[in-house]
This is a predicted structure of an 83-nucleotide RNA (c-di-GMP-I riboswitch aptamer) from a Desulfuromonadales bacterium. Rfam family: c-di-GMP-I riboswitch aptamer. Rfam describes the family as follows. GEMM was predicted in a large-scale screen for bacterial structured RNA regulatory elements. The coordinates come from a structure-prediction model, not an experiment, and the mean pLDDT is 84.

RNA sequence: UUCCGUCCAUGGUAACCCUAUCGAGAGGUAGGCACACAAAGCCACAGGUCCUGGUUUAAAAAAAGGACAGCUGGGCUACCGGA
Numbered sequence: 001u002u003c004c005g006u007c008c009a010u011g012g013u014a015a016c017c018c019u020a021u022c023g024a025g026a027g028g029u030a031g032g033c034a035c036a037c038a039a040a041g042c043c044a045c046a047g048g049u050c051c052u053g054g055u056u057u058a059a060a061a062a063a064a065g066g067a068c069a070g071c072u073g074g075g076c077u078a079c080c081g082g083a
Stems, first nucleotide, its partner, number of pairs: 002083004012037002017032006035070001041076003045073003048068005055062002
């Protein structure tokens, strides 16, 4: 440096649900809990899924905007161990 995660150490994150709170909503934040995770660390770049207060439209919808990194891919970085 590359690949891998059978074993070891220090540890880390926290689904669902509950409570509070913010948001029109998807959803976010904080606390509790513990389904899981070797990048479940960071980035909405590509695809995907979800939302629609406001705009256009007779409506369906469209455009635009937003959410999800614990959906897949991509980029950047990283602990321990092994080859």